The prediction has a mean pLDDT of 80. Predicted 3D model of an 89-nucleotide RNA (Glycine riboswitch aptamer) from a Sphingomonadales bacterium. Lineage of the source: Bacteria > Pseudomonadati > Pseudomonadota > Alphaproteobacteria > Sphingomonadales. The RNAcentral record of the sequence draws on Rfam.
RNA sequence: AUGCACGCGCGGGAGAGCGUGGCUUUUAGCCACCGCCGAAGGAGCAACCGCCCCGGAAUCUCUCAGGCACAAGGGACCGCGCAGCGCAC
Numbered sequence: 001a002u003g004c005a006c007g008c009g010c011g012g013g014a015g016a017g018c019g020u021g022g023c024u025u026u027u028a029g030c031c032a033c034c035g036c037c038g039a040a041g042g043a044g045c046a047a048c049c050g051c052c053c054c055g056g057a058a059u060c061u062c063u064c065a066g067g068c069a070c071a072a073g074g075g076a077c078c079g080c081g082c083a084g085c086g087c088a089c
Base pairs, nucleotide, nucleotide: 002088003087004086006084007082008081009080010079011078012077017034019033020032021031022030023029024028035068036067037066041064042062043061044060048056049055050054
């Protein structure tokens, strides 16, 4: 120098209720009830993998959390860039 991972920046980024009732400071918020979503996080099983005593494990499953008009925000994951850091060569 190059590649990979982490971090940072930018861009893309889905799903599901304009539900009912009450209160209030009445664009909206809070509480309760019912119905839903999965792609923050969390948990479970497991193909598979490993250094095989035991570990690592999903976009699958569960919805504790979170979310369900528009907007905003968040958002797994993907792409580009950055120069730090770790590893490989």